[in-house]
Molecule: transfer RNA
Organism: Candidatus Iainarchaeum sp.
RNA sequence: GCACCUGUGGUCUAGCGGUAGGAUUCGAGCUUCCCAAGCUCGCGACCCGGGUUCAAAUCCCGGCAGGUGCA
Numbered sequence: 001g002c003a004c005c006u007g008u009g010g011u012c013u014a015g016c017g018g019u020a021g022g023a024u025u026c027g028a029g030c031u032u033c034c035c036a037a038g039c040u041c042g043c044g045a046c047c048c049g050g051g052u053u054c055a056a057a058u059c060c061c062g063g064c065a066g067g068u069g070c071a
Stems, first nucleotide, its partner, number of pairs: 001070007010024004018054001026042005047063005
C1' cells in the first nucleotide's frame, strides 16, 4: 500500500429495513436471625459523518479504531 472481517449499556452478546432484546454488573424491594443463594422491579447502548428510504443497528459511500491475509 491492497483485500477481507469486526465495531450495540460498565462487561459479554442477539438482532439480515418496521417498538433495540438477553446475560452479567449496579440500585431498590421480597425472602433470611445475618450473609450467600433465589425471586421481582429499575437504571443504562447501536464508533463518527453523509446518502438511499415513509422508515436504517441493518443497505450504500467516506472516515476512525481493532483484527486477519497478501505485498